Background:
This is a predicted structure of a 72-nucleotide RNA (transfer RNA) from Fervidicoccus sp. SLHALR4. Rfam family: tRNA. Rfam classes the family as a transfer RNA. Rfam links the family to the GO term triplet codon-amino acid adaptor activity. The sequence is in RNAcentral, with records from ENA and GtRNAdb. Its mean pLDDT, the model's own confidence on a scale to 100, is 84.

RNA sequence: CCCCCCGUAGCUCAGCGGUAGAGCGGCCGGCUGUAGACCGGCAGGUCCCGGGUUCGAUGCCCGGCGGGGGGA
Numbered sequence: 001c002c003c004c005c006c007g008u009a010g011c012u013c014a015g016c017g018g019u020a021g022a023g024c025g026g027c028c029g030g031c032u033g034u035a036g037a038c039c040g041g042c043a044g045g046u047c048c049c050g051g052g053u054u055c056g057a058u059g060c061c062c063g064g065c066g067g068g069g070g071g072a
Base pairs, nucleotide, nucleotide: 001071002070003069004068005067006066007065010024011023012022013021018055026042027041028040029039030038048064049063050062051061052060
C1' cells in the first nucleotide's frame, strides 16, 4: 500500500428495508431454615461516526474510525 471479514444491551451474539431481540449477567418477587438451582417479572440501546438512496435505513451505496485475517 492492496484485499476480505467484523462493529447492535455490561458480555456473547441474532435480526439484513416497515415495532430492536435472545442467552448469560444485573435488579425485584416466588420457592427455601439460608444460599444455590428452578419459576415469574423489571430495567438497560445516539444499532461505531458522517453523508447518500428511500415514503421509511440496524439492514442498501460511498467515505471515515476501530478490531481481526490475508497479500505485497